[in-house]
Annotation: The RNA shown here (transfer RNA) has 73 nucleotides and comes from Microbacterium sp. 77mftsu3.1. The sequence is in RNAcentral, with records from ENA. Its mean pLDDT, the model's own confidence on a scale to 100, is 81. Rfam family: tRNA. About the family: Transfer RNA (tRNA) molecules are approximately 80 nucleotides in length. The organism belongs to Microbacterium, within Bacteria.
Formats: sequence, C1' cells, structure tokens
RNA sequence: GGGCCCUUAGCUCAGCUGGAAGAGCGCCGCCAUGGCAUGGCGGAGGCCGCGAGUUCGAGCCUCGCAGGGUCCA
Repeated sequence: GGGCCCUUAGCUCAGCUGGAAGAGCGCCGCCAUGGCAUGGCGGAGGCCGCGAGUUCGAGCCUCGCAGGGUCCA
C1' cells in the first nucleotide's frame, strides 16, 4: 500500500425484507430469609464509531473518514 470482516447500553453480543432498538452479565430499588448466599419482580442506562447521500422513512442501502482484527505484498 491492497483485499476481507467488525464498530449497537458499563461488558459480551442479537436486531428479519428499510417501518424506528433488545437479550445475558453488571448497576439501582423492592419482595421472600433472623442474616448471607440464592431466587422473584421492577427500574435506570443508547445522538446505533464520525460525516454526508438515497428514501415518506436508515442500526440496516451508498460514499468518504477514523479505530480494531485478519490475510497478501
């Protein structure tokens, strides 16, 4: 320098054919126990890496940039 893949909650990751965002763990509160562990219920937390474009509508499609992984040179 070039090819491919990834970037979504604090972490690990889903997200269908474009119709508008979820899970597990973690965190907070409540309940059960005399208490702990554990279990149950509820909640908070996201400008979907950044910037443009297409579209009535973008996490999803297109382009550029950045970061990471991998292969080639």